[in-house]
Molecule: small-subunit ribosomal RNA
Organism: uncultured bacterium
């Protein structure tokens, strides 16, 4: 000198972590006085002289260990006396008490450090006060050292801080106590602000350190890395006993949606120790990890159209991706390689200079980050883009797939075969090293409204009054200065924010300066207003006096009418009741009527948007007690006022208790009806109750759905009550005042409706109440009640609405007006029969498909034997039956044979055409072969469509422009008064005009003119014939078919508004649209049709296409629709006889003649037609027969024989003849058509068509009845009203029950937590007591004493235990209601007069 242990000193109370507890022992702001303070600074004084120990160490012992015991030696700045001392402390003011330590620079008189005492400072700490500081009243009373005093103790210090005694206080609606939650602040975030939410990082304070208790040491702790005890847990153990505390830094496990490295350094900043060097420091500085956030940068730049390829879309033309890429020319940040390379360093140390400290100079030396930031060089576009979204909000669109599936979704909502909403793709939009989702906060949200909301009907005025606290309060003067205003001073830490600068290349970030910030404190000033005090006033309020009206209230008495019952008389068969009835009453005498009696309840008329009362409410009359209001006078008081939590009282009806009463009415109940049922509506009875007395209940749509008070703000008109004034005229007069009560209305308000001096206007004051719907006028708890129940009053869960007012429609078992073969008045039918035809159903291999209330059903179909034909069976074909292109061959075509059911297949023969031509050849049409695009589909979707059609409905409506009104939807026009067939026209009119509809224009028909007369016609003339316009002739007539005329309410009269128009009349062929047709507004029904046609999409492609044969569409127990024929005499049969019109005709109509009973056949003239044919009409008329019957009605069915068409009549045609001769004797409920040339009846023609109508479309002949009228049925139009409907009444919608799920209440209890009270218990510790044990310093008379230590004990007390009641959470058999759910069951309560408002 170093290392290590020990003694000693200082520090381990700082720094670092966390937020469990704490609603105040906390925090924030501002103050206060009764305090302490190590180290540090300043100053003063001092540091004298002694003593006894104990570690370490040595020896010995115990223990597994931790550790420990005994004996002995020893030092100090460790410990202890003595001396000295006040400017220190105590004091009774005389006095008394009290300290220290030395070390070091070689030595030293010198220096450095240290120690003791005192004073001051600085910083720190403790205590006290005021104000502020979350939610709950379903927490309203709390408190016994509690509140205060006296004395004592205790503390650094005030104090019930503690003890004894005394007093009975203290806190609380300005929220005590209790419960729940929470660290507080500077600040952060959001917001225009006021506010709201939060309290990470950074900073200040507090609390905590495994859980609970405790003290020790110390300047400071009741102490994170100290001690003791108790408890839980972990570890070690030799089982005796010990050890531990990451809410320090890293790290591990666990939990979790989720949060990092067991890094480097003390280089800097700071802390501790040290004189210093230096040591320690997971404080700190750095690095690592994480796109967690903020900021900056990059992933290239310029050029580049053939607008490449590819992708996607497409209207197939193109578009888009897209100057994007490629290509060409550049740049090099960043990354990479390589070279250089900081600042952050101040200090420290050695030497020198200097006056010590210090300062200066020179040398050496200190960097974790880090070879980092930064600077340069090199090469090269090289290494670097994603995420979300594209229906609206919200920037951004198409295709494909899927088919209420899969899925999306913040809200609305997408998806059921054309999805911009799902999934994928292309494209686009937004942001970009990020983007999107989730969670959270504020905003928007004036949606808790202080700024800045509301309450008639949307949520919301207490049922009404009295009144406490509180809030607010008339006018004047003075004082004061609490509120208020201003200034000053202090403070509001720093950081943050703001402004201006500075530093990193910029920014984020860092940094400097300034500024801002308080409901803060103190002082000063001001005094208008508010407050306070004092005085004075009369306008508010009250009193007095004189009057007035009134169903205001209480009590007592009293009256008549009526109902009912009883008694008596008269009297006889019904009464009563209803939509109709019945139950009920009545011959034992009802009902009716007359007289009498009893009893209860209510008070007709007057009676009135009249009166009174606070509201509820109050109604015969009289008396009595009593409250309030109003008018007038202006005498008195002098702000005495307004409002009103809590509280108190009143409070309809029903209900409850006790006792009465009980006529009528009448819940419950009984019976009768009604009805599907009828626990209802209607009827007959009828108990509680209704009435009275006393008590309770305390609610109502207790409503004006409108709190009370005061003031102000146009008018007009009634009513009630009181009063005043005016007059030539005194009135049922006029004007005015006050209180009340009604109707309109201005401004204003209001979402609108509406309110409007009685406000819902304009303002003020006070109270109550609201904050989406349901759950919920609920649960739990509390209070009240005899009970019924009332008051107060949530949550879970669930929905995206619920609601108000108004608008347009639609609807109504609402109203008014009007129309229509709608009813009624008539005529004839259908429904019964047979047949025809269509449909359903059934059947079938198929019975193809469609149409389905009116508005499908003799419909598509104006015509299914094959064909048609789409269906079925079988057989065939596959670029195809059909269209286009190319190439080859051949004209096309025709005839024949064979197989086959045929399609088809296999052969043979025949035929050489037309056009151009340069004479080679080519072309057209057609056939065939091959190839390629593709053809084809009566397959699906009429709910993807076009077109066409039906229907309301030939109903009179539907709209627009401009204007006006309304916030608006919308209204007006278009409504109203008349009128019409009509929104037709007129008048009125905030409307004025217009359009589509109506009407007219068009066609047919009724009359006439003109023109034209053949095929039509024939008056007159003539001819001819048995007869006939047959002929000459004519065009007059009929007619034909073109053109005109005519009819317009034009004329007259009446009615009416003098209008429009209506009624009547004239004339006229026709009269008020002459008759008929065509013509169908805006729209409705997702009406009908993909099978007329067209067409998107889907499906099919040797078949869902095409061809062929046969079958089917024609089936048949049955049901329905539409028709035909009948049932007969107004008829049937027979015989005779008369009169049409519209049409059609060439693969046609077909005369005449002949044949046939007939259908028809044969032959055949004429006619493409005012010419010929169809063509004959029928009913009718005349005559005759039948005689009321299943017939001389009726004709089905069946048999036989035929005819015609057609390739073919079996399935499956029509017709003829003969024979047969069914049902049917006028049709139940119900239902259809028709108003005039109509119904009814009679025949004729046509389309389709080879043939096949009882259907359909047309034509003419004969030819009626009835309509009072609009009550009712149906449909429609206009106006109005209600509405909870808007898919629009075939609407909406309620409750039980059943099922599933969800949350919740009760529940015998069970489990867990929390805090309270009483008691037991009492570790460690502190304090007190104690002489059982024991002891170095001091004193000593040497005995001992003083003072301790150990032990024991007392008090306090943690853990723990017992008992008890409280409270919270979880759970619980069972149970209550609630919510939600797909098409469940039963009824139909509500919305319309909702069918009983």
């Nucleotide at each position: 000198g170093g290392c290590g242990a020990g003694c000693g000193g200082c520090g381990g109370a700082c720094g670092g972590g966390u937020g469990a507890g704490u609603a105040a022992u906390g925090c924030g702001u501002a103050g206060g006085g009764a305090u302490c303070u190590a180290u540090c600074c300043u100053a003063a004084a001092g540091c004298g002289g002694g003593g006894g120990a104990c570690a370490a160490c040595u020896c010995g012992g115990g223990g597994a260990a931790a550790c420990u015991c005994g004996a002995g030696c020893u030092a100090a700045u460790a410990c202890c006396g003595c001396g000295u001392a006040a400017u220190c402390u105590c004091u009774a003011a005389g006095g008394a008490g009290u300290a220290a330590a030395c070390c070091u620079g070689g030595c030293g008189a010198c220096g450095g450090g240290g120690c003791u005492u005192u004073a001051g400072g600085g910083g720190g700490a403790a205590c006290c006060u005021a104000c502020g500081u979350u939610a709950g009243a379903u927490u309203a009373g709390c408190u016994a050292g509690u509140u205060g005093g006296u004395a004592g103790g205790g503390u650094a210090a005030a104090g019930g801080c503690c003890u004894a005694c005394c007093a009975a206080g203290g806190c609380g609606a300005c929220g005590a106590u209790c419960u729940a939650u929470a660290g507080c602040u500077g600040g952060u975030u959001u917001g225009a602000g006021a506010g709201g939410a939060c309290g990470a990082u950074c900073a200040g304070c507090c609390a905590c350190a495994c859980u609970g208790g405790g003290a020790c040491u110390g300047a400071g702790a009741c102490a994170c890395g100290g001690c003791c005890c108790a408890g839980a847990c972990u570890c070690c153990u030799a089982c005796g006993g010990g050890a531990g505390g990451c809410a320090g830094c890293a790290g591990u496990g666990g939990g979790g949606a989720a949060u990092c490295u067991u890094g480097g350094a003390c280089a800097a900043u700071g802390g501790g120790g040290g004189c210093a060097a230096c040591c320690c420091u997971g404080a700190u500085c750095c690095a690592g990890c994480g796109a967690u956030g903020c900021c900056g940068c990059g992933u290239g730049u310029g050029u580049g159209a053939a607008g490449a390829a590819g992708g996607c879309c497409u209207u197939c033309g193109g578009g888009u991706u897209g100057u994007a890429a490629a290509g060409c020319a550049c740049u090099u940040u960043u990354a990479g390689u390589u070279g250089g390379g900081a600042a952050g360093a101040a200090g420290g140390u050695a030497c020198a200079u200097u006056u010590u400290a210090g300062a200066u100079g020179u040398g050496c030396u200190u960097g974790a980050c880090g070879g980092u930031a930064c600077c340069g060089a090199c090469a090269g576009a090289a290494a670097c883009a994603g995420c979300a979204c594209c229906g609206g909000c919200u920037a951004a669109c198409u295709c494909u797939g899927u088919g209420c599936c899969a899925g999306c979704a913040g809200c609305c909502g997408c998806g059921g075969u054309a999805a911009u909403a799902c999934a994928g793709a292309g494209g686009g939009u937004g942001c970009g090293a990020g983007c999107g989702u989730u969670a959270a906060u504020c905003g928007g949200a004036u949606u808790g409204a202080c700024u800045g909301g509301g309450c008639g009907u949307a949520a919301a005025g207490g049922g009404c009054g009295c009144g406490u606290a509180g809030g607010c309060g008339g006018a004047c003067u003075a004082u004061u200065a609490a509120g208020u205003u201003a200034g000053a001073u202090g403070u509001a830490a720093a950081a943050g924010g703001c402004u201006c600068g500075g530093g990193c290349u910029u920014a984020a970030c860092c940094u400097g300066a300034g500024u801002a910030g308080g409901u803060c404190a103190u002082c000063u000033a001001a005094u208008a207003c508010u407050g306070a005090u004092a005085g004075a006033c009369u306008a508010g309020a009250g009193u007095a006096c004189a009057g007035u009206a009134g169903a205001g209230g209480g009590g007592a008495g009293u009256g008549g009418a009526a109902u009912u019952u009883c008694c008596g008389g008269u009297g006889u068969a019904g009464c009563g009741g209803u939509g109709a009835a019945a139950u009920g009453c009545g011959u034992a005498g009802a009902g009716a009527u007359c007289g009498g009696a009893a009893g209860g309840a209510a008070c007709a008329u007057c009676a009135g948007u009249g009166g009174c009362g606070a509201a509820g409410g109050c109604g015969g009359c009289u008396c009595u007690c009593u409250g309030g209001a109003c008018u007038g006078u202006a005498a008195c008081u002098g702000a005495c006022g307004c409002u009103g939590a809590a509280g108190c009282g009143c409070g309809a009806a029903a209900g409850c208790g006790u006792g009465g009463g009980g006529a009528g009415c009448g819940a419950a109940c009984a019976g009768g009806a009604u009805u599907a049922g009828a626990u209802a509506c209607c009827c007959u009875g009828g108990u509680a109750g209704u009435c009275c007395a006393c008590g309770c209940u305390g609610u109502a749509a207790a409503c004006g759905a409108u709190g009370a008070a005061u003031a102000c703000u146009a008018g007009c008109u009634g009513c009630u009550u009181a009063g005043u004034u005016g007059c030539g005229a005194c009135g049922a007069c006029a004007a005015c005042u006050a209180a009340g009560u009604a109707g309109c209305g201005u401004a204003g308000c209001a979402a609108a409706c509406g309110c409007g001096a009685u406000a819902a206007g304009u303002a003020u004051u006070c109270c109550g109440c609201c904050u989406g719907g349901g759950g919920a006028u609920u649960a739990c708890g509390g209070c009240c009640g005899c009970a019924a129940g009332g008051c107060u009053a949530a949550a879970a869960c669930u929905c995206a609405a619920a609601g108000g007012a108004a608008u347009u429609g639609a609807c109504g078992g609402g109203g008014g007006c009007c129309c229509g073969c709608a009813c009624a008045a008539g005529c004839g039918g259908u429904g019964g029969a047979g047949c025809a035809u269509g449909u359903g159903g059934u059947u079938u291999a198929a019975u193809u498909c469609g149409a389905u209330g009116c508005a499908a059903c003799g419909c598509g179909a104006a015509g299914a034997a094959c064909c048609u034909u789409a269906c079925c069976u079988a057989c065939a074909c596959u670029u195809g039956a059909c269209c286009g292109a190319u190439a080859g061959u051949g004209a096309a075509g025709g005839u024949u044979u064979a197989a086959g059911a045929g399609a088809u297949u296999a052969a043979a023969c025949u035929g050489u055409g037309u056009c151009c031509g340069a004479a080679a050849g080519g072309a057209a049409a057609c056939a065939u072969u091959a190839u390629u695009a593709c053809a084809g589909g009566u397959g699906c979707u009429g709910c993807a469509u076009g077109g066409c059609u039906g229907u309301c409905g030939u109903c009179a409506g539907c709209u627009c422009g401009u204007g006006u009104c309304g916030u608006g939807a919308g209204a007006u026009g278009u409504u109203g008064g008349g009128u019409u067939a009509a929104g037709u026209c007129c008048c009125g009119u905030a409307a004025c005009g217009a359009g589509c509809g109506c009407a007219a224009c068009c066609c047919c028909u009724a009359u006439a003119u003109u023109u034209a007369g053949u095929u039509g016609c024939c008056a007159g003339c003539a001819c001819a014939u048995u007869a006939u316009g047959g002929u000459g002739g004519g065009c007059a007539c009929u007619c034909u078919a073109a053109u005109u005329a005519g009819a317009c309410u034009g004329c007259c009269g009446g009615u009416g508004a003098u209008a429009a128009a209506c009624c009547g009349g004239a004339g006229g062929a026709a009269g008020g649209u002459g008759g008929g047709g065509a013509c169908g507004a805006c729209g409705u029904c997702a009406a009908g049709u993909c099978a007329u046609c067209a067409u998107g999409g889907c499906c099919u492609u040797u078949a869902u296409g095409u061809g062929u044969a046969g079958g089917g569409c024609u089936a048949c127990a049955c049901a329905c629709g539409u028709g035909c024929u009948a049932c007969a005499a107004u008829g049937g049969g027979c015989a005779g006889u008369a009169c049409a019109a519209c049409g059609g005709g060439a693969a046609g109509c077909g005369a005449g003649c002949c044949c046939g009973c007939g259908a028809g056949g044969g032959u055949a003239a004429g006619c493409g037609g005012a010419a010929c044919c169809u063509u004959a009409u029928a009913a009718g008329c005349u005559g005759u027969u039948c005689g009321u019957a299943g017939u001389c009605c009726g004709g089905a069915u069946u048999g036989a024989a035929g005819u015609c068409u057609g390739c073919a009549a079996c399935u499956c045609g029509a017709c003829u003849u003969c024979a047969u001769g069914a049902a049917g004797u006028u049709g139940g409920a119900a239902u259809c058509g028709c108003u005039a040339g109509u119904a009814a009846u009679c025949g004729c023609g046509g389309a389709u068509c080879a043939g096949a109508a009882u259907g359909c479309c047309g034509c003419g002949g004969u030819g009626a009845a009835u309509a009072c009228g609009u009550u009712c049925c149906c449909g429609g139009g206009c106006c109005u009203u209600g509405u909870a409907c808007a898919c629009a009444c075939c609407g909406c919608c309620c409750g039980u029950c059943a099922c599933a799920c969800c949350a919740u209440g009760g529940g015998a209890g069970u489990g867990a937590g929390u805090g309270g009270u009483a008691c037991c218990a009492g570790a460690a510790g502190u304090a007190g007591a104690u002489a059982g044990a024991u002891u170095a310093a001091c004193c000593u008379u040497c005995g001992g004493g003083a003072a301790g230590u150990c032990g024991u004990u007392u008090a306090c007390c943690a853990c723990g235990g017992u008992a008890u009641g409280a409270u919270u959470c979880a759970u619980g058999a069972c149970u209550g209601g609630g919510g939600u759910g797909a098409a469940g069951u039963c009824g139909u309560a509500a919305c319309a007069a909702g069918g009983u408002a």